[in-house]
Context: one part of a larger RNA
RNA sequence: GAGUGAACGCUGGCGGCGUGGAUUAGGCAUGCAAGUCGAGCGAUCCCGCAAGGGAUAGCGGCAAACGGGUUAGGAACACGUAGAUAAUCUUCCUUAAAUCCUGACAUAGCCCUAUGAAAAUAGGGGUAAUAUCAGAUAAUACCGUUGGAGGGCAUCUUCCGACGUUUAAAGUAGGGGACCGCAAGGCCUUACGAUUUAAGAUGAGUCUGCGUAGCAUCAGCUAGUUGGUAGGGUAACGGCCUACCAAGGCUAAGACGCUUAGCUGGUCUGAGAGGACGACCAGCAACACUGGGACUGAGACACUGCCCAGACUCCUACGGGAGGCUGCAGUCGAGAAUAUUUAGCAAUGGGCGAAAGCCUGACUAUGCGACGCCGCGUGAGGGAUGAAGGAUUUCGGUUCGUAAACCUCUUUUGGCAGGGAAGAAAAUGUUGCAUCUAACACAUGCAAACCUGACGGUACCUGCAGAAUAAGCCACGGCUAACUCCGUGCCAGCAGCCGCGGUAAUACGGAGGUGGCUAGCGUUACUC
Numbered sequence: 001g002a003g004u005g006a007a008c009g010c011u012g013g014c015g016g017c018g019u020g021g022a023u024u025a026g027g028c029a030u031g032c033a034a035g036u037c038g039a040g041c042g043a044u045c046c047c048g049c050a051a052g053g054g055a056u057a058g059c060g061g062c063a064a065a066c067g068g069g070u071u072a073g074g075a076a077c078a079c080g081u082a083g084a085u086a087a088u089c090u091u092c093c094u095u096a097a098a099u100c101c102u103g104a105c106a107u108a109g110c111c112c113u114a115u116g117a118a119a120a121u122a123g124g125g126g127u128a129a130u131a132u133c134a135g136a137u138a139a140u141a142c143c144g145u146u147g148g149a150g151g152g153c154a155u156c157u158u159c160c161g162a163c164g165u166u167u168a169a170a171g172u173a174g175g176g177g178a179c180c181g182c183a184a185g186g187c188c189u190u191a192c193g194a195u196u197u198a199a200g201a202u203g204a205g206u207c208u209g210c211g212u213a214g215c216a217u218c219a220g221c222u223a224g225u226u227g228g229u230a231g232g233g234u235a236a237c238g239g240c241c242u243a244c245c246a247a248g249g250c251u252a253a254g255a256c257g258c259u260u261a262g263c264u265g266g267u268c269u270g271a272g273a274g275g276a277c278g279a280c281c282a283g284c285a286a287c288a289c290u291g292g293g294a295c296u297g298a299g300a301c302a303c304u305g306c307c308c309a310g311a312c313u314c315c316u317a318c319g320g321g322a323g324g325c326u327g328c329a330g331u332c333g334a335g336a337a338u339a340u341u342u343a344g345c346a347a348u349g350g351g352c353g354a355a356a357g358c359c360u361g362a363c364u365a366u367g368c369g370a371c372g373c374c375g376c377g378u379g380a381g382g383g384a385u386g387a388a389g390g391a392u393u394u395c396g397g398u399u400c401g402u403a404a405a406c407c408u409c410u411u412u413u414g415g416c417a418g419g420g421a422a423g424a425a426a427a428u429g430u431u432g433c434a435u436c437u438a439a440c441a442c443a444u445g446c447a448a449a450c451c452u453g454a455c456g457g458u459a460c461c462u463g464c465a466g467a468a469u470a471a472g473c474c475a476c477g478g479c480u481a482a483c484u485c486c487g488u489g490c491c492a493g494c495a496g497c498c499g500c501g502g503u504a505a506u507a508c509g510g511a512g513g514u515g516g517c518u519a520g521c522g523u524u525a526c527u528c
Stems, first nucleotide, its partner, number of pairs: 001528004006524005013376006019369002026332003030329003035062003040059002043056005069287003079211007088204002093200008101135004110125006141166001143164009171192006179186002213259003220250003225247008262284004266277004289310005312323004342365003348362001349360004379409004389400004415464005423455001430448006472517005477498003483512005493500002
């Protein structure tokens, strides 16, 4: 000199954009942060004359593994980079092919009964499904046997076959010309859905080369340890696990141990080489009161799921129960120190749904903080009797100083008044046209008008009056730009270093003046 997620002191007008719990991964009152689907299902209730419409506890489906937070742990294939998977999985989505046949048993809700303070639980009866189960059908899927051709990297792999075995499904809504039916409907068709297979896309798992802090005042470490065989397990390779066999494996190119630490893109500094750091934003990892465990599922060993143990808090009728803010706000504590218990789903994005829509503390906005960066203002021009006053003086003067007064002008900002956005384009519904079709259904495409704004009467624009509402902080011995007077008298004090102060202190305290920066200025801490 530059920098900071800063803090402290004095001061403080406005706006824009950012940014704000770094310490106790300490404890948490309260509210909200993940639901949705009635076009899967029965049932109950409400409105309606009816057709029909609405609400929903429960079963069922999808989602809840995303999004959001934090950095405790971890020196490791955790991360970065380059590869491998001939050792793997992948819901939803896209493309392609084929299929959706026949039956059955339950159970929640409900009703009855019982226990309990509660949380909740037990027994009986009875009911539905896209819940569950059984059967059928079935291959280019799976498994076994086997023939041929090619390729590679050892295990292998690609293509063309043959024979046998095993394995699937579910319906819902709309419409209707012919045919059947009294009707419901069958049947046909459209959309969504279900099943199987192949491929893609996306996401993930695993493996490997290289890189990745300090200490040798850590020198030896290791028994599933190192390898093999067999088996188990996994989506998958593997001591991943088990039995048996062998005695190996790592290490001065630093094993093992201890300490410290989330890693990276990057950030700061520096001419660079380097050094330091890893806030915000983005990628990856890990964690979710502490420790352990699995269940469900395409995916978790799961922040607001389950079970067990522990600590803590709360309720209790003392028998037993409930909880987990390292989500958004907020609170206590500790600390030098870090914000609203705000608004809205209008936009972007996510979940569910055929859709309308519902949910969304993600997000968009808003409030607070000079915490940072940037911009603007606190007036402009003229004005000498160089006024008064202050300071100083060699008493002549000098200086604050064109500074003020005074004259002319302007109105940023602030105040008041008026107007007033962009962010919105869709989706759905309506109408028209076209395509498809047996069809005027449905679906698709095009066009038209209509609807939707939290911020917000905000930004912005215009007008009105009026210099009106707006300057401080630090320094002045040298380094280092800027000097005199008074007070004090090695005292009181200053100080980054050198050093000032013991009676003329440009170094202490005050004043006037001057210098520097300016809505900031200094100090402290840390980095280069």
Background:
The part of an RNA shown here (small-subunit ribosomal RNA, 5' domain) has 528 nucleotides and comes from a Candidatus Omnitrophota bacterium. Its Rfam family is "Bacterial small subunit ribosomal RNA". Rfam links the family to the GO terms structural constituent of ribosome and ribosome. The source organism's lineage runs through Bacteria, Pseudomonadati and Candidatus Omnitrophota.